[in-house]
Molecule: transfer RNA
Organism: Methanothrix sp.
RNA sequence: GCGCCGAUAGUGUAGUGGUCAUCACUAGGCGUUGCCAACGCCUAAACCCGGGUUCGAAUCCCGGUCGGCGCA
Numbered sequence: 001g002c003g004c005c006g007a008u009a010g011u012g013u014a015g016u017g018g019u020c021a022u023c024a025c026u027a028g029g030c031g032u033u034g035c036c037a038a039c040g041c042c043u044a045a046a047c048c049c050g051g052g053u054u055c056g057a058a059u060c061c062c063g064g065u066c067g068g069c070g071c072a
Stems, first nucleotide, its partner, number of pairs: 001071007010025003018055001026044006048064005
């Protein structure tokens, strides 16, 4: 330098154009318990950046940045 793959809550992760963006961990609250733990319920928290397509984009297209793999 070229090619391929990836980037989503604090962490990990799902999401084939219209969902309130999924689940787990985490954190806070409540319940349960003599206390703690465990367990149950509730709540908080995210689409890497810019542009394009579309009535509508996390999702499709182009460019960029970063990471991984391969080739040279």